[in-house]
RNA sequence: GCCUCCGUGGGGUAGUGGAUAUCCUAGCGGCCUCCGGAGCCGCGGACCCGGGUUCGAAUCCCGGCGGGGGCU
Numbered sequence: 001g002c003c004u005c006c007g008u009g010g011g012g013u014a015g016u017g018g019a020u021a022u023c024c025u026a027g028c029g030g031c032c033u034c035c036g037g038a039g040c041c042g043c044g045g046a047c048c049c050g051g052g053u054u055c056g057a058a059u060c061c062c063g064g065c066g067g068g069g070g071c072u
Stems, first nucleotide, its partner, number of pairs: 001071007010025003018055001027043005048064005
């Protein structure tokens, strides 16, 4: 330098053009309890950045940035 895959809450993860963006975990609150870090209920929190296509983009296209793998 080229090819390729990936980038979503604090961490992990689903999503493949139209849902209120999914679930787990962590956090916070409540209930329960002698206490609790166990159990149950609830709450807040995310689409890497910039353009383009489209009525509509996390999703498709282009560029950039970052990471993994391969080639030279």